This is a predicted structure of a 353-nucleotide part of an RNA (large-subunit ribosomal RNA, domain IV) from Aquiluna sp. It matches the Rfam family "Bacterial large subunit ribosomal RNA". Rfam links the family to the GO terms structural constituent of ribosome and ribosome.
Context: one part of a larger RNA
């Protein structure tokens, strides 16, 4: 000086990114017990009261002695005494302190998010991520699809479409607008293009023979080299369909008896122009947006607008009771987180020796 535990005057989060860490709550009985709900919960909600030990009226059980009824038996009933639990009326005793020690919920309100329980980065993340039930699309008729294997076979399944496999989405409610132009993906087949094969016109190359004094020139079979027409398939053009398929969802002018806006006119473009619902949001750049709440004092919160740089509808849209080692704001209570530090026990460093 550290480390670990232990106390603390007054205040009590003023500390800090943030109550992190400590405190406080803590058992059991009886009162009570709110919003909000899927009517199951929330709920141990909150919030309060009692608890030692003596003493004993009462109350159950057991049942001896007895005493009673009969159907006379190993019967029933009652039931002093004893025991055993139960309860507290009632009086008392002690201590600061009686769930005396150790053990043993802090609670209250908002908000985001994720319906829940449950799964995860063994060895810096436990979550708002993964799953989930539920929803919806595609595939698959059985020697299924789909996987794994070269192949035989396996599994799917000793199952059969209420079955299996694949994709999103992710309870529950209230819903889920508009585009098929591109890219996919079914589905069509007239007509365009299209490959390997069939074809084989013609063309070369060699040369037996022919002509030529010679150089050469011509040239059948036969072998070779290539080769147009013509024929021919999916496939792509091409026509339909399809978004809980990949994904898209404008701009400008100007107009109302203040002013402002602009229900309303016009115009270009487009497939088609963003509906419902929400909105400075886990999404808002300007921006600490404006306006109320909370504070003496709020870049965070919560409540509205709305001018959405650059929300938005199963990449799901809005809400939502429980629930969550999750995030965000608050408030009670509570403490050495601080204001500010003291001081004790243990153990270390350190100094002398």
């Nucleotide at each position: 000086u550290c480390a670990u535990g232990g106390u603390u005057a007054a205040g009590g989060a003023a500390c800090u990114c943030g109550g992190c860490a400590a405190a406080a709550u803590g058992g059991c009985c009886c009162c009570g017990u709110a919003a909000c709900u899927u009517c199951g919960g929330g709920a141990g909600a909150a919030g309060g009261g009692g608890c030692g030990c003596c003493u004993g009226a009462g109350g159950u059980g057991u049942g001896u002695a007895u005493g009673g009824a009969u159907u006379u038996a190993c019967u029933c009933c009652a039931g002093a005494a004893g025991c055993a639990c139960u309860g507290c009326a009632u009086g008392g005793c002690c201590g600061c302190a009686g769930a005396g020690a150790c053990c043993a919920g802090u609670g209250a309100g908002u908000a985001g998010c994720g319906a829940c329980u449950g799964u995860u980065u063994a060895u810096c993340a436990a979550a708002a991520a993964c799953a989930c039930a539920g929803g919806u699309c595609c595939g698959u008729g059985c020697g299924a699809a789909g996987u794994u294997g070269c192949a035989a076979a396996a599994c799917g399944a000793u199952g059969u479409a209420u079955a299996c496999g694949g994709a999103c989405u992710g309870a529950c409610g209230c819903c889920u607008g508009c585009c098929c132009g591109g890219u996919g993906c079914u589905g069509g087949a007239a007509g365009g293009u299209u490959a390997a094969g069939a074809g084989g016109a013609c063309u070369g190359g060699u040369u037996a023979g022919c002509c030529g004094u010679a150089a050469g020139g011509c040239a059948a079979a036969g072998c070779u080299a290539g080769g147009a027409a013509u024929u021919u398939a999916a496939g792509c053009c091409c026509c339909a369909g399809u978004a809980a398929a990949c994904g898209g969802c404008g701009g400008u002018g100007g107009u109302a008896a203040c002013u402002a806006u602009a229900a309303c006119c016009a115009u270009c473009c487009u497939a088609a122009g963003g509906u419902a619902g929400c909105g400075a949001a886990a999404u808002u750049c300007c921006u600490u947006g404006u306006c109320g709440g909370g504070u003496a004092a709020g870049u965070u919160c919560c409540g509205a607008c709305c001018u959405g740089c650059a929300c938005g509808a199963a990449u799901g849209g809005c809400g939502u009771a429980a629930c969550g080692a999750c995030u965000u704001c608050c408030c009670a209570g509570c403490u050495g987180u601080c204001u500010c530090a003291a001081c004790c026990a243990c153990g270390a460093a350190c100094u002398c020796g």